[in-house]
Formats: sequence, C1' cells, structure tokens
RNA sequence: GGUCCAGUAGCACAGCCUGGUUAGUGCGCUCGGCUGAUAACCGAGAGGUCUGGUGUUCAAAUCACCACUGGACCA
Repeated sequence: GGUCCAGUAGCACAGCCUGGUUAGUGCGCUCGGCUGAUAACCGAGAGGUCUGGUGUUCAAAUCACCACUGGACCA
C1' cells in the first nucleotide's frame, strides 16, 4: 500500500441482510424478599442520543459515502 471483518449499557453480545411499535439478553451494579447470617435463589430498578460526520428517506442502530479505532489476510 491492497482486500475483508468488527465498533450497540461497566463487560460479553443479539438486533442490521429485509428501514417503521418503547433498542434488547446474560453477567455486573443498586434496592427489596428469603436466611440466625452469607452465598445461591426470587422480585423490582438504574444505566445507551447504537464510533464520528454527511447524505438518501415521511421515517435510519439498520441503506450510501467519507473518516476514526481495533483485528485478520495479501504484498
């Protein structure tokens, strides 16, 4: 230098292809229940403008383009 993949909650990820209802799951965290107490278990809750920008559209996490970051391969 070239090709490709990934970026969504504190962490790991789903959702994207096929645009449309409130952006979800597990772990973690907070509160409550249970227990003599802890763990486990049960219930509830907080936490995200979906890497950034521009465009397309009535409408974008989702489509297009340009960047940024990380990774794989080729040279």

The RNA shown here (transfer RNA) has 75 nucleotides and comes from a Candidatus Helarchaeota archaeon. The source organism's lineage runs through Archaea, Promethearchaeati and Candidatus Helarchaeota. It matches the Rfam family "tRNA". By type it is a transfer RNA. The sequence is in RNAcentral, with records from ENA.